RNA sequence: AAGUCGAGGGGCAGCAUGUCCAGCAAUGGAUGAUGGCGACCGGCGGAAGGGUGCGUAACGCGUGAGCAACAUGCCCUAUACAGGGAGAUACACCAGGGAAACUUGGUCUAAUAUCCCAUAGCAUUCAUUGAAGGCAUCUUUAAUGAAUUAAAGCUUCGGUGGUAUAGGAUUGGCUCGCGUGACAUUAGCCAGAUGGUGAGGUAACGGCUCACCAUAGCAAUGAUGUCUAGGGGUUUUGAGAGGAAGGCCCCCCACACUGGGACUGAGACACGGCCCAGACUCCUACGGGAGGCAGCAGUGAGGAAUAUUGGACAAUGGAUGGAAAUCUGAUCCAGCCAUGCCGCGUGCAGGAAGACGGCCUUAUGGGUUGUAAACUGCUUUUAUACGGGAGCAAUAAGGGUUACGAGUAAUCCGAUGAGAGUACUGUAUGAAUAAGGAUCGGCUAACUCCGUGCCAGCAGCCGCGGUAAUACGGAGGAUCCGAGCGUUAUCCGGAAUUAUUGGGUUUAAAGGGUGCGUAGGCGGCCAUUUAAGUCAGCGGUGAAAUUUUGCAGCUUAACUGUAACAGUGCCGUUGAUACUGUUUGGCUAGGAUUUGGUUGUAGUGUGCGGAAUGUGUGGUGUAGCGGUGAAAUGCUUAGAUAUCACACAGAACACCGAUUGCGAAGGCAGCACACUAAGUCAUUAUUGACGCUGAGGCACGAAAGUGUGGGGAUCAAACAGGAUUAGAUACCCUGGUAGUCCACGCCGUAAACGAUGAGUACUAAGUGUCGGGGGAACCUCGGUGCUGAAGCAAAUGUAAUAAGUACUCCGCCUGAGUAGUACGUGCGCAAGCAUGAAACUCAAAGGAAUUGACGGGACCCUGCACAAGCGGUGGAUCAUGUUGUUUAAUUCGAGGAUACGCGAAGAACCUUACCAGGCCUUGACAUCCUCUGCAAAGCUAUAGAGAUAUAGUGGAGGUUAACAGAGAGACAGGUGGUGCACGGUUGUCGUCAGCUCGUGUCGUGAGAUGUUGGGUUAAGUCCCGUAACGAGCGCAACCCUUGUUGCUAGUUGCCAUCAUUAAGUUGGGGACUCUAGCGAGACUGCCAGUGAUAAACUGGAGGAAGGCGGGGAUGACGUCAAAUCAUCAUGCCCCUUAUGGCCUGGGCUACAAACGUGAUACAAUGGCUGAAACAAAGAGAAGCGAAGGGGUGACCUGGGGCGGAACUCAUAAAAGCAGUCUCAGUUCGGAUUGGAGUCUGCAACUCGACUCCAUGAAGUCGGAAUCGCUAGUAAUCGUAGGUCAGCAUACUACGGUGAAUACGUUCUCGGGGUUUGUACACACCGCCCGUCAAACCAGGAAAGUUGGUAAUACCCAACGCCGGUGGCCUAACCU
Repeated sequence: AAGUCGAGGGGCAGCAUGUCCAGCAAUGGAUGAUGGCGACCGGCGGAAGGGUGCGUAACGCGUGAGCAACAUGCCCUAUACAGGGAGAUACACCAGGGAAACUUGGUCUAAUAUCCCAUAGCAUUCAUUGAAGGCAUCUUUAAUGAAUUAAAGCUUCGGUGGUAUAGGAUUGGCUCGCGUGACAUUAGCCAGAUGGUGAGGUAACGGCUCACCAUAGCAAUGAUGUCUAGGGGUUUUGAGAGGAAGGCCCCCCACACUGGGACUGAGACACGGCCCAGACUCCUACGGGAGGCAGCAGUGAGGAAUAUUGGACAAUGGAUGGAAAUCUGAUCCAGCCAUGCCGCGUGCAGGAAGACGGCCUUAUGGGUUGUAAACUGCUUUUAUACGGGAGCAAUAAGGGUUACGAGUAAUCCGAUGAGAGUACUGUAUGAAUAAGGAUCGGCUAACUCCGUGCCAGCAGCCGCGGUAAUACGGAGGAUCCGAGCGUUAUCCGGAAUUAUUGGGUUUAAAGGGUGCGUAGGCGGCCAUUUAAGUCAGCGGUGAAAUUUUGCAGCUUAACUGUAACAGUGCCGUUGAUACUGUUUGGCUAGGAUUUGGUUGUAGUGUGCGGAAUGUGUGGUGUAGCGGUGAAAUGCUUAGAUAUCACACAGAACACCGAUUGCGAAGGCAGCACACUAAGUCAUUAUUGACGCUGAGGCACGAAAGUGUGGGGAUCAAACAGGAUUAGAUACCCUGGUAGUCCACGCCGUAAACGAUGAGUACUAAGUGUCGGGGGAACCUCGGUGCUGAAGCAAAUGUAAUAAGUACUCCGCCUGAGUAGUACGUGCGCAAGCAUGAAACUCAAAGGAAUUGACGGGACCCUGCACAAGCGGUGGAUCAUGUUGUUUAAUUCGAGGAUACGCGAAGAACCUUACCAGGCCUUGACAUCCUCUGCAAAGCUAUAGAGAUAUAGUGGAGGUUAACAGAGAGACAGGUGGUGCACGGUUGUCGUCAGCUCGUGUCGUGAGAUGUUGGGUUAAGUCCCGUAACGAGCGCAACCCUUGUUGCUAGUUGCCAUCAUUAAGUUGGGGACUCUAGCGAGACUGCCAGUGAUAAACUGGAGGAAGGCGGGGAUGACGUCAAAUCAUCAUGCCCCUUAUGGCCUGGGCUACAAACGUGAUACAAUGGCUGAAACAAAGAGAAGCGAAGGGGUGACCUGGGGCGGAACUCAUAAAAGCAGUCUCAGUUCGGAUUGGAGUCUGCAACUCGACUCCAUGAAGUCGGAAUCGCUAGUAAUCGUAGGUCAGCAUACUACGGUGAAUACGUUCUCGGGGUUUGUACACACCGCCCGUCAAACCAGGAAAGUUGGUAAUACCCAACGCCGGUGGCCUAACCU
């Protein structure tokens, strides 16, 4: 925030005025006389306006109807009326109570308060008679009679108010159709409940209430219950259909601290009224009282979050009043908030030295920020200052004019502005006062640098970050919006992802296990009836606001006004009749029945049969049987197993037997009989749509399980034993109980599968098979299979037995897990079944197909891969490399194969990168600048460990130069890091035969084909076939070498013939060997066979060589983030008086141990001694070094010759011949150690090689395991070279001697091809399951405890209302 009226009344506390009195005055007193008026009686209004959304799933709301079943103050119209009377009471006064709130008694009094009488019928009720109408009850009207109820004054005399009746308008009440949430894990609910008669009650109908009677009523079209929720106009989203919402505004409803109740009133069961109960707050004298912001502000609390204790009644509206007026937190304004929508600005033009600065960069430069800035000119919205300044105001009282003329109407004048000095506007000043936010990996517009280094952090999804991050943080730049921008929350869309429009169901989620059948849904042909559905026209309604469109008003817009459309709806009415429905009549094509055949492992019951198994009895017979991968448990001398005879028991039915047949499905198999059911074909007849599907319901329903009673041969859960195994609660074996079988019950599930519901119709072919019919090489009906067309499908596939094309009906699905779980309910004897969630977690789960990889999958092929052989390694000693350890350092790298005698084709210094110490700082090295000098290097001396320093000597060449020194800075330098930033190079798979492309074709696609298949090859080699045809990189060939030969050439090589010599030494020769150039030769060319008439293979001839003649070089696409930043090159990072550089010394050479690769051996196929043969290929000038000489020897001396077919290294060794040793740790073996030497080199201590003498270790052929090799190979024997001053058991090359074996592809390893499975793709060193530990999260249970809600029964019970009874009071009125 609801008062108002003195023009209803009695009055007058307070204020003001007047008058009177007292007083000098101030002031005091008197006076309702006046303006007015607190409190009181009375009238109207407080039921409107304003707030909120608790409750309500309802006639609450919406929409459309109805009331013949109703009310309605104020307002309008009409008619009539207002006569007489009476007694109270408030206030006030007196006397009290109480703290207060408040209240008691007495006395007086008024009214438009209250009451009585009179008057009244066009009012109401009743009765009788008539007429008309309608909608069932009924309504209207006319006449007659009876009964009943009214009133108020005030007045300025104009009026206003009052009473009754009728009508209107408005507002309300009630009833009905339709619409309006979720849950069925809520299925039955209900006793005034459903209806009737009568009565009461209400404004009115009604079980609204009561008495009696009846037993109804609602519900699967969802009753009842629980949970949630105010409804609508509208808002938002959407193409729409829909979805979500119901804030502001408008309509309706409900509520007013919580619950209940009535009173008053026209209207309430009443937000700012009353009574009671309750909770809470406050006051109290403890006895009692007061209160209700979900009105406007404001406070507290809660919260992520939401405003001022403002102004005014000037306008609009409301209450009262005759009016002025009063009241009005309604309302109009202002304040706060970028919360939203709209408009405006933060300047415009010129301006390139493309400035400075910043950032980036390939850095003498360029790009970008960027015409951006500076600078020049211009403008002034906004801002600031000073001025002007609205509209909103219409009128009231009152007055004037005009019309009728009574008072009204029209018109003119006439106070009043909260907002506000606001909007708007003038002048002046001056670019002056005004830009931010997010983002920049993709989605999604916009990119670089630095920092960081799986840290810090980002993130909507995918994901980013582990040292070059466009993804984090910063910077520069860019992009998008802009007084905003971004985040969060929510809703719709996209999402056809609940699919009506507009989805699916073989395998992705999803067909019920099967049938019968109720409700329901759908339903053959012809005619007829009707008009419910349907369609069309018209009428009513669908409030306004909102939305849309046009126009208009504020400078524009937002906003507002106006007009139209729309509002897809509901109701009424008039028509149409094709289709659906309804009525009636008919038909036979669907269905059913009938007649005659026929079919089958269809069902139930009964009987019979043989084989097998087991057991019993008896016989024969003897030591095992049985069982397994191998065994054992077990059985057996008390006689088993085996075998024969007889007997018994129970169960199951070999062969036939099959993509066979039957059944609704489950399922059904020896033979026979009885009963029962079904299908199908052919052909008559009957009925006349009787049909299809089928929620609930009922029935059937493998195996296992269960109850009762039988039965029990076999097999066999559980159980026992034996094995296997790390274990083995398994697989295997020996036993064995329920059970398996029967009868009667129960259970009700299966991968109950065709993972494919039932029915009807239609849509290419071909080929089997079962049943029936037909004069039948074929056709047809009904089943059951295969291959396939179109079509369909994600593909696999399906395809008349559809997963095709259509229609009808039913079941079911909506991400994965939780989970077919929990709870509840139903069923069950139980086991359990049916129905069936959520919290929480994840970003997937899943289907089909593709390419790979993999498999203790299959097939084919191949390799010293195995096998067959030969020789080794692993044991010993030594050498060498590695690990480890040690150290000042033991520099670094390499790590299964593919590191380890590797980088290193050679560490005493150097190398050298490591360590210690001593030194240098533009540097040992490159380029540039300035100055100085004429030298510098070299040589000598001194100091020092040396680097280095000093002194002397030395002296070419040159003159803007070189060289040296000094100085400054750009820079040098780095064997520092990253081989996971890179180039290059290399290893390996693997010299394996593969790897690809173009075009075409197939597939939606990934992809396939080609490249697969049949042969063949060393080979994707070749041939044939072939939707492929061709091509490339690989294979092969071309290259080198070797094997045969011709020609040419003939020295340094050769020497047959001739001569000569010690000697091819010399003359001579080119024949031979040899050398090194050019050629020839080998191609399956020829023959035979095999093969497919091919490719090719086998054999043969000839040939030096035969099928690739031997060897080498040559290494596809790729794999291993393989190796290397320490060969080199290089990005980035790091060091810069040191992580660079110089020097001396040390280290890389260490040594409990382990491993790899080798050497030498263990001996007689040998060792030693002696005499004495035969190579190839190389190297040589700071070199090879001869002859000769010395030394036991290493070696020394010597220096002829040779830059080489000439000379030297340089005697090859094994073999062969002769001798000796005689099986031993040796005459094997040589390590280790001592001594003495040689050589290289500044220098052999750490730390070289060799020689001589002496010493004489281990070792007697090597465990598990493992390596190489297929022919001039293995084995064995020496020779040379590179590196190199010196150093070789290593490496590389060379020749000598010179084997054995290969049946073959089962196995091991590697590789190639085809196929198959896959839940793998980092690709089996994969993936992945469960328990457990620790921590955490969610859900469940839990002794209990606590709060809320709903229902039912009973008890107590306030106020209130109705009734009964009693007491008291009582004016008028009656008597």
This is a predicted structure of a 1375-nucleotide RNA (small-subunit ribosomal RNA) from an uncultured prokaryote. The prediction has a mean pLDDT of 83.